[in-house]
RNA sequence: GCAUCUUUCGCGGGAGAGAUUGGCCCAAGGAUUUGGGGCAGGCGCCGAAGGAGCAACCGCCCCGGAAACUCUCAGGCAAACGGACCGCGCUGGAAUG
Numbered sequence: 001g002c003a004u005c006u007u008u009c010g011c012g013g014g015a016g017a018g019a020u021u022g023g024c025c026c027a028a029g030g031a032u033u034u035g036g037g038g039c040a041g042g043c044g045c046c047g048a049a050g051g052a053g054c055a056a057c058c059g060c061c062c063c064g065g066a067a068a069c070u071c072u073c074a075g076g077c078a079a080a081c082g083g084a085c086c087g088c089g090c091u092g093g094a095a096u097g
Stems, first nucleotide, its partner, number of pairs: 002097003005093002009089005018043001020042002023039004027034002044077003050073001051071003057065003
């Protein structure tokens, strides 16, 4: 110096599931009403923030680590935001070659 691994940051891609139901408030309106927003509920769902559980497997003295599986506490169910993960780039770190 290069390659592999990995952290932060940046860019790009990035799924699923009710734009459900009624109540209250706001706005418009002559009114029946209308659409939008907010609040807290009901039922129905999703899993790819996070969290938890089991386990293949790995290390191993005790024991520990461990999923895209499972649960759905949280989160989410038009758009937006978010989003595991993937690719590229920058910086840092350890080990090996």
Molecule: Glycine riboswitch aptamer
Organism: uncultured Erythrobacter sp.